[in-house]
RNA sequence: GGGGCCGUAGCCUAGUCUGGAAAGGCGGCGGGCUCCAGACUCGCAGAUCGUGGGUUCAAAUCCUACCGGCCCCA
Numbered sequence: 001g002g003g004g005c006c007g008u009a010g011c012c013u014a015g016u017c018u019g020g021a022a023a024g025g026c027g028g029c030g031g032g033c034u035c036c037a038g039a040c041u042c043g044c045a046g047a048u049c050g051u052g053g054g055u056u057c058a059a060a061u062c063c064u065a066c067c068g069g070c071c072c073c074a
Stems, first nucleotide, its partner, number of pairs: 001073007010026004020057001028044005050066005
């Protein structure tokens, strides 16, 4: 220098192909249970989907440029 993959909540992951507005687990907080805690169970909060721009009625998803990580070629 060229190419590929990845980036979604504190952590891990799904959703992207085929646009209709983000789901699950762990963790956190609260209730039940318990003498207390754990386990179990019920509920709640938390993500402008790496950043900007574009397309569109509508973008995590499509296009594009950057940023970060990993890999391959030279």